[in-house]
A computed fold for a 90-nucleotide RNA, annotated as TPP riboswitch aptamer (THI element). The prediction has a mean pLDDT of 77.

RNA sequence: AUCCGUGAACAGGGGUGCACUUCGUGCUGAGACAUACCCUUAUCACCUGAUCCAGGUAAUACUGGCGUAGGGAGUUCAGGAUUUGAUUCC
Numbered sequence: 001a002u003c004c005g006u007g008a009a010c011a012g013g014g015g016u017g018c019a020c021u022u023c024g025u026g027c028u029g030a031g032a033c034a035u036a037c038c039c040u041u042a043u044c045a046c047c048u049g050a051u052c053c054a055g056g057u058a059a060u061a062c063u064g065g066c067g068u069a070g071g072g073a074g075u076u077c078a079g080g081a082u083u084u085g086a087u088u089c090c
Stems, first nucleotide, its partner, number of pairs: 001082004006078005011040004016034001017027004046071003052065004
């Protein structure tokens, strides 16, 4: 110096839908308002296109497509791997 599905600290980003009698229960999901969960450089956070297309459902991005699309939030320290240079000594 480069790299790593590494760890930590601090900082930052994100969503909250559908059905019913709307208290609550059921469905999907990591999460459907939780001192939680997911994500932080990216083909797994999430948003846009999208009142999109196909399938399916009681219903809903529920599943698939679009999609290596366009956007999207990071620094430091530690550890490991590979490599280069400088200096000193022999």
Source information:
It matches the Rfam family "TPP riboswitch aptamer (THI element)". From the family's description: Vitamin B(1) in its active form thiamin pyrophosphate (TPP) is an essential coenzyme that is synthesised by coupling of pyrimidine and thiazole moieties in bacteria. A reference for the family is Thore et al. (2008), "Structural basis of thiamine pyrophosphate analogues binding to the eukaryotic riboswitch", J Am Chem Soc.